[in-house]
Context: one part of a larger RNA
RNA sequence: GAACGAACGCUGGCGGCGUGGAUAAGACAUGCAAGUCGAACGAGAAACUUUUGGAGCUUGCUUUGGAAGUUUCUAGUGGCGAACGGGUGCGUAACACGUGAGUAACCUGCCCAAGAGAGGGGGAUAGCUCGAGGAAACUCGAAUUAAUACCUGAAAAGACUAAAGGUGGGGAUCUUAGGACCUGCCGCUCUUGGAUGGACUCGCGGCCUAUCAGCUUGUUGGUGAGGUAACGGCUCACCAAGGCUACGACGGGUAACUGGUCUGAGAGGACGACCAGUCACACUGGAACUGAGACACGGUCCAGACACCUACGGGUGGCAGCAGUCGAGAAUCAUUCGCAAUGGACGAAAGUCUGACGGUGCGACGCCGCGUGGAGGAUGACGGCCCUAGGGUUGUAAACUCCUGUCAUCAGAGAGUAAGGUUUUUGGGUUAACAGCCCGGACAGUUUGAUAGUAGCUGAAGAGGAAGAGACGGCUAACUCUGUGCCAGCAGCCGCGGUAAUACAGAGGUCUCAAGCGUUGUUC
Numbered sequence: 001g002a003a004c005g006a007a008c009g010c011u012g013g014c015g016g017c018g019u020g021g022a023u024a025a026g027a028c029a030u031g032c033a034a035g036u037c038g039a040a041c042g043a044g045a046a047a048c049u050u051u052u053g054g055a056g057c058u059u060g061c062u063u064u065g066g067a068a069g070u071u072u073c074u075a076g077u078g079g080c081g082a083a084c085g086g087g088u089g090c091g092u093a094a095c096a097c098g099u100g101a102g103u104a105a106c107c108u109g110c111c112c113a114a115g116a117g118a119g120g121g122g123g124a125u126a127g128c129u130c131g132a133g134g135a136a137a138c139u140c141g142a143a144u145u146a147a148u149a150c151c152u153g154a155a156a157a158g159a160c161u162a163a164a165g166g167u168g169g170g171g172a173u174c175u176u177a178g179g180a181c182c183u184g185c186c187g188c189u190c191u192u193g194g195a196u197g198g199a200c201u202c203g204c205g206g207c208c209u210a211u212c213a214g215c216u217u218g219u220u221g222g223u224g225a226g227g228u229a230a231c232g233g234c235u236c237a238c239c240a241a242g243g244c245u246a247c248g249a250c251g252g253g254u255a256a257c258u259g260g261u262c263u264g265a266g267a268g269g270a271c272g273a274c275c276a277g278u279c280a281c282a283c284u285g286g287a288a289c290u291g292a293g294a295c296a297c298g299g300u301c302c303a304g305a306c307a308c309c310u311a312c313g314g315g316u317g318g319c320a321g322c323a324g325u326c327g328a329g330a331a332u333c334a335u336u337c338g339c340a341a342u343g344g345a346c347g348a349a350a351g352u353c354u355g356a357c358g359g360u361g362c363g364a365c366g367c368c369g370c371g372u373g374g375a376g377g378a379u380g381a382c383g384g385c386c387c388u389a390g391g392g393u394u395g396u397a398a399a400c401u402c403c404u405g406u407c408a409u410c411a412g413a414g415a416g417u418a419a420g421g422u423u424u425u426u427g428g429g430u431u432a433a434c435a436g437c438c439c440g441g442a443c444a445g446u447u448u449g450a451u452a453g454u455a456g457c458u459g460a461a462g463a464g465g466a467a468g469a470g471a472c473g474g475c476u477a478a479c480u481c482u483g484u485g486c487c488a489g490c491a492g493c494c495g496c497g498g499u500a501a502u503a504c505a506g507a508g509g510u511c512u513c514a515a516g517c518g519u520u521g522u523u524c
Stems, first nucleotide, its partner, number of pairs: 001524004006520005013370006019363002026326003030323003035080003040077002043074015087281003097205007106198002111194007120152003129142005165186006173180002207253003214244003219241008256278004260271004283304005306317004334360001336359003342356001343354004373403004383394004407465001409460004420447004424442007468513005473494003479508005489496002
């Protein structure tokens, strides 16, 4: 000199863009952060319409029951998702990461392309109802019901191995009047290929320590078996005695890694906040289940510590998600708005959910921009300070005159972020078909904005509301007076202060930066 996720002191007008728990991976009240599908399924509830029976009567109303239809809602079964997204950096010196290869040793839901197929049976169970236990959490028993839930055979061969329906529309034909049948869409099964994502192996690379010199028994290799998606001591039985190491094994310390960031002319050095990729973790330790995928942050089981509820028998919980609280700390924000956009989950869709995300708020924490007025104005006011008492300086500075109107203030009108959705109409495809569905167009209608009545624009008024901090002995730009008297104090280094201190303290003046200026810490 440059830099910072900074802190502290003094000061503080506005805006834009960023950024903000670095310490206790300490403990957490409260709310929210993962749901969705009724076009998979039975059941229930509500509303409306039609129809029908009864009762009351004021004879066209009220009430009650049944049937049919439509719409809406949902506790449960079922499907998909919950393995993404979000957080943190404890652990880890390791194929964890980076880079380059390999897998003839592998897996991959949803998605894309292609081919083939979807035939016949069956028994349950949740819910509901009844009963029982318990303070609760919840649990048990009986009866009963559905499915795209579950089971079983066939095609099926040398081995392994399938399937399921739902929802729209319909001219002819058949019909037990439910449908069959035809057809659009969604879904299902098998096979092949792709894409995407992952798994494994290897070469090379990147910390300190020898006041750590020897380390190792599943250890190193083989045979066989088990296990895995897959190779492999991954595991086991047997056999052999190997394997690593001064090119640093083993041990100890520290640490997530990278793209990058800071500095520097570079070489290098230090670092790894924000953003992006990978990894690891989810109160602590261990384990598996489900699943295409987890050994699973807001799942399960066991153990532990802690906290809470309890009728003392027993239960419940996990903010390193977003806010927020306490604690420790020099120190780090709102218990905010919205799904309008982008993205994600589910759904045929409308849509629902989304503390991802988009916004707003707070903090000069950083960078950048703007302003705090402009011009004129005295051989120069007052005041202050200095003085050789003549004067000098503050100083065109002020007053005063003439202007301007940025920002802030007030008022008015007022965007873009909106693509889409839906209704209508229309072209093409599918089709037996002008249904329906798919692709596209049209303008016509209608509708969607948290930010926000914000940005930008116009107008109004008025210099009105907006400057400080540090320094002035040398390094280093900037000097005098007074006080103090080796005291009080200053200090980055040299050093100042013991009666004229440009070095302490105050004042005047000056210098440098400026909504900041200094100090401290850290890096180069």
Record summary:
Predicted 3D model of a 524-nucleotide part of an RNA (small-subunit ribosomal RNA, 5' domain) from an uncultured prokaryote. It matches the Rfam family "Bacterial small subunit ribosomal RNA". Rfam links the family to the GO terms ribosome and structural constituent of ribosome. Model confidence (mean pLDDT): 81 of 100.